[in-house]
Context: one part of a larger RNA
RNA sequence: GGACGAACGCUGGCGGCAUGCCUAACACAUGCAAGUCGAACGGGGGUAUGACUUCGGUUGUACCCUAGUGGCGAACGGGUGAGUAACACGUGAGCAACCUGCCCUGUACAACGGGAUAACACUAAGAAAUUAGUGCUAAUACGGUAUAUGACCACACCGAGGCAUCUCGGAGGGGUAAAAGCGAAUUAGCGGUACAGGAUGGGCUCGCGUCCAAUUAGCUAGUUGGUGGGAUAACAGCCCACCAAGGCGACGAUUGGUAGCCGACUUGAGAGAGUGAUCGGCCACACUGGAACUGAGAUACGGUCCAGACUCCUACGGGAGGCAGCAGUGGGGAAUAUUGGGCAAUGGAGGAAACUCUUACCCAGCAAUGCCGCGUGAGUGAAGAAGGUCUUCGGAUUGUAAAGCUCUUUGAUUGGGGACGAAUAUUUGACGGUACCGGGAGAGGAAGUCACGGCUAACUACGUGCCAGCAGCCGCGGUAACACGUAGGUGGCGAGCGUUAUUC
Numbered sequence: 001g002g003a004c005g006a007a008c009g010c011u012g013g014c015g016g017c018a019u020g021c022c023u024a025a026c027a028c029a030u031g032c033a034a035g036u037c038g039a040a041c042g043g044g045g046g047u048a049u050g051a052c053u054u055c056g057g058u059u060g061u062a063c064c065c066u067a068g069u070g071g072c073g074a075a076c077g078g079g080u081g082a083g084u085a086a087c088a089c090g091u092g093a094g095c096a097a098c099c100u101g102c103c104c105u106g107u108a109c110a111a112c113g114g115g116a117u118a119a120c121a122c123u124a125a126g127a128a129a130u131u132a133g134u135g136c137u138a139a140u141a142c143g144g145u146a147u148a149u150g151a152c153c154a155c156a157c158c159g160a161g162g163c164a165u166c167u168c169g170g171a172g173g174g175g176u177a178a179a180a181g182c183g184a185a186u187u188a189g190c191g192g193u194a195c196a197g198g199a200u201g202g203g204c205u206c207g208c209g210u211c212c213a214a215u216u217a218g219c220u221a222g223u224u225g226g227u228g229g230g231a232u233a234a235c236a237g238c239c240c241a242c243c244a245a246g247g248c249g250a251c252g253a254u255u256g257g258u259a260g261c262c263g264a265c266u267u268g269a270g271a272g273a274g275u276g277a278u279c280g281g282c283c284a285c286a287c288u289g290g291a292a293c294u295g296a297g298a299u300a301c302g303g304u305c306c307a308g309a310c311u312c313c314u315a316c317g318g319g320a321g322g323c324a325g326c327a328g329u330g331g332g333g334a335a336u337a338u339u340g341g342g343c344a345a346u347g348g349a350g351g352a353a354a355c356u357c358u359u360a361c362c363c364a365g366c367a368a369u370g371c372c373g374c375g376u377g378a379g380u381g382a383a384g385a386a387g388g389u390c391u392u393c394g395g396a397u398u399g400u401a402a403a404g405c406u407c408u409u410u411g412a413u414u415g416g417g418g419a420c421g422a423a424u425a426u427u428u429g430a431c432g433g434u435a436c437c438g439g440g441a442g443a444g445g446a447a448g449u450c451a452c453g454g455c456u457a458a459c460u461a462c463g464u465g466c467c468a469g470c471a472g473c474c475g476c477g478g479u480a481a482c483a484c485g486u487a488g489g490u491g492g493c494g495a496g497c498g499u500u501a502u503u504c
Stems, first nucleotide, its partner, number of pairs: 001504003006500005013374006019367002021332001026330003030327003035072003040069002043066010079285003089209007098202002103198007111145002114142001120135006151176003155172001157170005181190002211257003218248003223245008260282004264275004287308005310321004338364001340363003346360001347358004377407004387398004413440002416437002421431001448493005453474003459488005469476002
């Protein structure tokens, strides 16, 4: 000198764009953050209207709402950095060892039948959370049979290829496993099943790279390898039985400490050093520890079960909860914002769609936290006014500075018009009557802060008297202090200035 997610002191006019719990992965009141589909299904309710009526009601049509069954989603999006020194990450390869819902392409198909169950009704237990029994009913819910292009399994044959195990293609007979309708009122369209290919997303393996300590030198029994099995989508001690005695290590094993990694960011001429906020990629975690279920996908932040700590409710029998989502509260701290508006845009989920949901997101609010821009006026004005300060008492300086005169109107203010963002033939804008445009009035409401001994730009007076104090280093202060305090003056930067911390 630069940088900063900064803080502190003094000060503070406006706008644009960014950024904003670095500490307690501490505890959380309240609200919201994941739903959607009635064109899968049977009920229930409402509105309008028609028919019948013994005026109790029964029944039809259309529309709307929906607790439940069912489907898809909830594994994305959002947060945090605790753990992790590891194939976690980065980079480059490999899988003749793998999976992939929705999407795209292609081929083939959808035949026949069945038994339940929630909702509902009744009964019962309980303070509640909730639960039990009996009876009824539907499906794109769940079984059974058939069919099988192709798929899979075992058998056995032919051809081609390679990278050890092998891989690919073809034909054979045998075995195994499918399906669902809705809709409109014929013609769609949306779905279903099997297989093949693609795309996307993942899984696994390996080479290399990746902090400190040797005042950590030996570590290891599923340990290292083999055979056989099991498990997995898949390879593998991943797991198991048996067998062998191996495997790692001064090229730093093991142990301990610290730490999410990277693209990047800061600095530097570079080499390098430091950092890993915002934004993007990957990983890990979701009160703490453990476990599986469902599913294409989780060992699942707003799912389940078990244990623990904590909090809450209770009729003491028993129950409920998890903000490291967005706001917000307490606490900690030098320190970090609103319990705001909207789905208008972009994107996501569901739906045929209309649409619904979306604290993702877009906006607004707060904060000089940062960067950038603008303003606080311009010109003229010597009686060099008054006042202040210094003085050798002559004067010097503040100083064209002020006043005065002539102007201008950025911003602020007032009233008028008024968007783009909307993709359009029409409708649809939170921001927002915002930005912006043109009109009016009037210099009006808008400057501080640090320094002045040398380094280092900028000096005098008074007070103090090794005191009070200053200080980054050298050092100042003990009676004339350019170094302390105040005043005048001067210098620097300027809506900031200075200090502190960290880093180059």
Description
Small-subunit ribosomal RNA, 5' domain from an uncultured bacterium, 504 nucleotides, folded computationally. The full RNA is in RNAcentral, with records from Greengenes. Model confidence (mean pLDDT): 82 of 100. Its Rfam family is "Bacterial small subunit ribosomal RNA". Rfam links the family to the GO terms structural constituent of ribosome and ribosome.